[in-house]
C1' cells in the first nucleotide's frame, strides 16, 4: 500500500431496527464487639461526524484508534 475483524458502565462481556442488560469493581445500609464473607440498594456506558428509517448499539458512508492478513 491492499483486505478482514473490532470500538458499549472504572474493568469483563451481552443486546439478530421497538424501554440499554450481567458479572466484578465503587458508594451506602442490614448483619458483627471489630472487620471480613454473605444479602439489600444506588451511581455508571453505545469512540468523533453525517446518511437511512416512524425509531439505529443494530443498516450505509467517512474520520480516529487498536488488531490480525498480505505485499
Nucleotide at each position: 500500500g491492499g483486505g478482514u475483524u473490532c470500538a458499549u458502565a472504572g474493568u469483563u462481556c451481552a443486546a439478530u431496527g421497538g424501554u440499554a442488560g450481567a458479572a466484578c469493581a465503587u458508594u451506602g445500609g442490614u448483619c458483627u464487639c471489630c472487620a471480613a464473607a454473605a444479602c439489600c440498594a444506588a451511581u455508571a456506558a453505545u469512540g468523533g461526524g453525517g446518511g437511512u428509517u416512524c425509531a439505529a448499539u443494530u443498516c450505509c458512508c467517512u474520520c480516529u484508534g487498536a488488531a490480525c492478513c498480505u505485499g
Overview: The prediction has a mean pLDDT of 84. Transfer RNA from a bacterium, 71 nucleotides, folded computationally. Its Rfam family is "tRNA". Rfam links the family to the GO term triplet codon-amino acid adaptor activity.